[in-house]
RNA sequence: CCGUGCUAGGCGGGGUGCUAGCGGUGCCCUGUAACCCACAAUCCGCUCUAGUGGGGCUGAAUUCCCUCUUUGAGGGGCACAGGCCCGAGGUCAGCGCCCCAUUGGAGGCGGUGAUGGUCAGGUCCCUAAGCGAUGAAGACCCGUGAAUCAGGUCAGGUCCGGAAGGAAGCAGCCUUAAGCGGCCACCUUCAGGCGCUAAGGGGUGGCUUGACCGGAGUCUCCAAGCGGUGGUCGCGCCCCGGGUACGGCUUCGAUGGAGGGUGCACGG
Numbered sequence: 001c002c003g004u005g006c007u008a009g010g011c012g013g014g015g016u017g018c019u020a021g022c023g024g025u026g027c028c029c030u031g032u033a034a035c036c037c038a039c040a041a042u043c044c045g046c047u048c049u050a051g052u053g054g055g056g057c058u059g060a061a062u063u064c065c066c067u068c069u070u071u072g073a074g075g076g077g078c079a080c081a082g083g084c085c086c087g088a089g090g091u092c093a094g095c096g097c098c099c100c101a102u103u104g105g106a107g108g109c110g111g112u113g114a115u116g117g118u119c120a121g122g123u124c125c126c127u128a129a130g131c132g133a134u135g136a137a138g139a140c141c142c143g144u145g146a147a148u149c150a151g152g153u154c155a156g157g158u159c160c161g162g163a164a165g166g167a168a169g170c171a172g173c174c175u176u177a178a179g180c181g182g183c184c185a186c187c188u189u190c191a192g193g194c195g196c197u198a199a200g201g202g203g204u205g206g207c208u209u210g211a212c213c214g215g216a217g218u219c220u221c222c223a224a225g226c227g228g229u230g231g232u233c234g235c236g237c238c239c240c241g242g243g244u245a246c247g248g249c250u251u252c253g254a255u256g257g258a259g260g261g262u263g264c265a266c267g268g
Base pairs, nucleotide, nucleotide: 001268002267003266004265005264006263009058010057011056012030013029014028015027016026020047021046022045023044024043035055036054037053038052039051064261065260066259067258068257069256074252075251076250077249078248080247082246083244084243085242086241087240089238090237091236094235095234096232097231098230099228100227102224103223104222105221106220107219108218109217116213117212118211119210120209121208122207123206124202125201126200127199129197130196131195132194134191135190136189137188138187141182142181143180144179150175151174152173153172158167159166160165
């Protein structure tokens, strides 16, 4: 150096969760090459040499071990004077909007009397009243309605009588009481979230009607922005609180790359 046969080793890794800690089953990522069976989240098995038990494949090298580096899937943590969203408070002396005044323009009304003022009314509120409508009840009217304790008439039958005649009286029929049912309208009573009318009392302001005083403006619209210690939190801004892993910080990290190291036996 070559051949043959063995052994060590390897047959995923990572994050999370649980745990005194380490693995596993669980959830998630990577990936397709990531062995099979049993145990296992009120857990299963171990102890820094950290799954246990059994079976199988590969095997000393591109495949095992170590170091370094870079790539970096993905995950965890942190609310950071970051970003974004929501909420409370503050600010009108930032913006916007509204109001008042001012200026200009266009129109309406006005000496057949403007703005304004005085008086008296209406609209408005309360009180009670009259009329009507509505609703309810009652009455009137109609029908029905008493085996016996309503009336009238009382067949049959019963009783009194020598007879003539008389008496009580069931059923039936008729009329009614209480009750029951119906009832368009008229009548009576009651009711109030109905309507109209006038009366009394009240009455801040607005609108409006009439009379009077008075004597020239007044009203509407559009535009402007010089004014106002007028209004408004709508926007902005300040501040506080909450949320969101977007950015940021930090942490773990598969995969990729480079270098180095490493058995035994036999034979030639």
Record summary
The RNA shown here (Bacterial large signal recognition particle RNA) has 268 nucleotides and comes from a Solirubrobacteraceae bacterium. The model forms 87% of the base pairs in the Rfam consensus. It matches the Rfam family "Bacterial large signal recognition particle RNA". Gene Ontology terms of the family: SRP-dependent cotranslational protein targeting to membrane, signal sequence recognition and signal recognition particle, plasma membrane targeting. The source organism's lineage runs through Bacteria, Bacillati, Thermoleophilia, Solirubrobacterales and Solirubrobacteraceae.